[in-house]
Context: one part of a larger RNA
Molecule: large-subunit ribosomal RNA, domain II
Organism: uncultured bacterium
RNA sequence: GCCUACGAGUUACUCCUCACUGGCGAGGUUAAGAAAACGGAGCCGUAGCGAAAGCGAGUCUUAAUAGGGCGAAAGUCAGUGGGGGUAGACGCGAAACCCGCGUGAUCUACCCAUGGCCAGGUUGAAGUUUCGGUAACACGAAAUGGAGGACCGAACCAGUACACGUUGAAAAGUGUUUGGAUGAGCUGUGGGUAGGGGUGAAAGGCCAAUCAAACCGGGAAAUAGCUCGUACUCCCCGAAAUGCUUUUAGGAGCAGCGUUGAGUACUAUUAUACGGAGGUAGAGCUACCAAUUGGGCUAGGGGGCUUCACGGCCUACCAAACCCUGAUGAACUCCGAAUGCCGUAUAAUGAAUCUCAGCAGUGAGGCUUUGGGUGCUAAGGUCCAAAGCCGAAAGGGAAACAACCCAGACCAUCAGUUAAGGUCCCUAAAUCUAUACUAAGUUAAAAGAACGAUGUUCGAUUGCUAAGACAGCUAGGAUGUUGGCUUGGAAGCAGCCAUUCAUUUAAAGAGUGCGUAACAGCUCACUAGUCGAGUGAUCGAGCGCGGAAAAUAAUCGGGUAUCAAGUAUAGUACCGAAACUAUGGACUCUACGGAGUGGUAGGGGAGCAUUCCAGUUGCGCAGAAGUUGGAUCGUGAGGUCUGGUGGAGCGGUUGGAAAAGAAAAUGUAGGC
Numbered sequence: 001g002c003c004u005a006c007g008a009g010u011u012a013c014u015c016c017u018c019a020c021u022g023g024c025g026a027g028g029u030u031a032a033g034a035a036a037a038c039g040g041a042g043c044c045g046u047a048g049c050g051a052a053a054g055c056g057a058g059u060c061u062u063a064a065u066a067g068g069g070c071g072a073a074a075g076u077c078a079g080u081g082g083g084g085g086u087a088g089a090c091g092c093g094a095a096a097c098c099c100g101c102g103u104g105a106u107c108u109a110c111c112c113a114u115g116g117c118c119a120g121g122u123u124g125a126a127g128u129u130u131c132g133g134u135a136a137c138a139c140g141a142a143a144u145g146g147a148g149g150a151c152c153g154a155a156c157c158a159g160u161a162c163a164c165g166u167u168g169a170a171a172a173g174u175g176u177u178u179g180g181a182u183g184a185g186c187u188g189u190g191g192g193u194a195g196g197g198g199u200g201a202a203a204g205g206c207c208a209a210u211c212a213a214a215c216c217g218g219g220a221a222a223u224a225g226c227u228c229g230u231a232c233u234c235c236c237c238g239a240a241a242u243g244c245u246u247u248u249a250g251g252a253g254c255a256g257c258g259u260u261g262a263g264u265a266c267u268a269u270u271a272u273a274c275g276g277a278g279g280u281a282g283a284g285c286u287a288c289c290a291a292u293u294g295g296g297c298u299a300g301g302g303g304g305c306u307u308c309a310c311g312g313c314c315u316a317c318c319a320a321a322c323c324c325u326g327a328u329g330a331a332c333u334c335c336g337a338a339u340g341c342c343g344u345a346u347a348a349u350g351a352a353u354c355u356c357a358g359c360a361g362u363g364a365g366g367c368u369u370u371g372g373g374u375g376c377u378a379a380g381g382u383c384c385a386a387a388g389c390c391g392a393a394a395g396g397g398a399a400a401c402a403a404c405c406c407a408g409a410c411c412a413u414c415a416g417u418u419a420a421g422g423u424c425c426c427u428a429a430a431u432c433u434a435u436a437c438u439a440a441g442u443u444a445a446a447a448g449a450a451c452g453a454u455g456u457u458c459g460a461u462u463g464c465u466a467a468g469a470c471a472g473c474u475a476g477g478a479u480g481u482u483g484g485c486u487u488g489g490a491a492g493c494a495g496c497c498a499u500u501c502a503u504u505u506a507a508a509g510a511g512u513g514c515g516u517a518a519c520a521g522c523u524c525a526c527u528a529g530u531c532g533a534g535u536g537a538u539c540g541a542g543c544g545c546g547g548a549a550a551a552u553a554a555u556c557g558g559g560u561a562u563c564a565a566g567u568a569u570a571g572u573a574c575c576g577a578a579a580c581u582a583u584g585g586a587c588u589c590u591a592c593g594g595a596g597u598g599g600u601a602g603g604g605g606a607g608c609a610u611u612c613c614a615g616u617u618g619c620g621c622a623g624a625a626g627u628u629g630g631a632u633c634g635u636g637a638g639g640u641c642u643g644g645u646g647g648a649g650c651g652g653u654u655g656g657a658a659a660a661g662a663a664a665a666u667g668u669a670g671g672c
Stems, first nucleotide, its partner, number of pairs: 001672006011087003015084010027044003033038001048055002058070004090229002093226001097219004102215002109193009118183001120152003123148001127144006156180003161176004195211001197207003232607006242255005256362002258359006267352001268349009282335001283333002289329002294324003298319001300318002302315005365390010395406003410585004415581003421575003424559003430572001432571006443561002451546002455543010472530005478503003483497003509524001513522002586597004608661001610658010626645008
């Protein structure tokens, strides 16, 4: 992992409540007992209100005869079912807590008693002896001696580093390496200390592979607002992820939203018309408040000038109020919509509304669009509001893709029409029609900026042009003068200055750029000739170009596509879904005309199967159950018939009762 078996809303009660069924009914009913009748103790109901005295279909509050609160229209006893309560209470699951003269020191910690063990090598303390030495000691030397938590290193004990091992050879090891190895050493045997206790050279270590309180049994089915699991079918309806409160935030209570039953009024919804309240969007501000651009005018202040002082004058300074101008605001408003909301009327829909009662689930929501707050006008961010969708929704499109676009699946059909979206091939349908644009493979889903550019198409305005433009070619482009200043030099061309003048001219700047140390030189403006028709500038629009770097794999989904299979505009066909239609069928509701039937949590209804019991009725050795093939009926759970196998029991029907349905619980046991 698979198979088989087992495996979870049960049972009890003088309990509470609701529904249905039945009995009796202002009454209903018994318990123990007795068992034929009986037994009336008791319980519920038949009157309530008030704290109470008390009053009574009323009563309490109150000064009240007002107002308000609670009352005044049948119950009760059984059975069955829904829900609650008390019990383990749908099943499995803690970590923990407590109790016991409970069991443990054969592991390990420490202690006690009694035994055992430590190859070999090294060092050479004290003491002693001899000699030297001293007045005598001291002291020195050599021998001797054999001390030490001394040294090296086996056994033994330990476990330093690395590697291996890691479903191991092993629930702690192996290899190499390493520390101690006469000591606070190691070790055998016997004994002692026991669980809030021991023992601990102290690590919360160890106390039998268990230790911040051992193990065993018990309280005990502890508790678990938590996780997981919870078993046949069909039919009807169908949510929520919100508000308030919560030692509350992943749980609850009440409300909201669902369902079932009973009752219910033009109750509800939509459309149209009319009438209302309101201060949003927008707009505006010499209409307030707050803020604000430039200018004017002018209090006050600053600065300067003047004066002995008073005072006076000026000001490209700051600036109130006022005027002109521009203009901002969620907490500004002289104004002010659209929607929405409330009401009335009419119409449509047709119970969709509301009330009471039983039963819930939900109270983590999410995305898109729109209006906002927050954030960075960031987020698949976060917090509100409105709508849609997912959630609980399948189908078609968007390559793939909960939410986007289309569209809401009762079933069947080798029928038709369409939606979104498409029609060269993959791939159903146009290589469709017409006119343009694009040359970048731009593009063919979406999405790229500022800025740059004789890309190209279209449009507008304007300059020059047969008195010859624009471009090209030929020629000229001069003189005063090297203007003056400056400077080493400055001659058109480093820099400064200038009525940058004047002359000759067809034309030629006191010079457009290159160049020189400075000149020179080349060139331009300007002019003539040649040529012979358009040529410049600005603005706007379309499509393109550069700008252009990213993480699984180059690519529009791919192949591929250039008067397109790209882009834009217009048009006609066709394809295309579970939409709509057609035909047949099933079920639900119905006013009988018709309408409806996606669905999670959840509510309600109707059934199938299994085991046993009772009544009734059958089958079976001429072959029951079981098992294995085939056929057939039913929307389905399932049923029936028949062949083989099997070899002794088993059905139908009407009721009843449940140990009553498995794919999941890291489920339990067995098998493989």